[in-house]
C1' cells in the first nucleotide's frame, strides 16, 4: 500500500429498514438470626465519528478514527 472483520449500557454480547434488548454488574425491596444463594422492581446507551438515501437508519451507501486478521 491492498483486501476483509469489529466498534451498541460499567463489562460480555444480541438486534440485517418500523418502540434499542439480554446476561453479568450497580441501586432499592422481599426472603434469612447474619452471610451466601434466590426472587421482584429500578437506574444507566447522541448504537465510534461526519455526511447521504428513506416517511422512517444500530441496520443500506460514502468518507473517516481506533483495534484485529490476511496479502504484498
Nucleotide at each position: 500500500g491492498c483486501g476483509g472483520g469489529a466498534a451498541u449500557a460499567a463489562c460480555u454480547c444480541a438486534g440485517u429498514g418500523g418502540u434499542a434488548g439480554a446476561g453479568u454488574a450497580c441501586g432499592a425491596c422481599c426472603u434469612u438470626g447474619c452471610c451466601a444463594a434466590g426472587g421482584u422492581c429500578g437506574g444507566a446507551g447522541u448504537c465510534g465519528c461526519g455526511g447521504g438515501u428513506u416517511c422512517a437508519a444500530a441496520u443500506c451507501c460514502c468518507g473517516u478514527u481506533u483495534c484485529c486478521c490476511g496479502c504484498u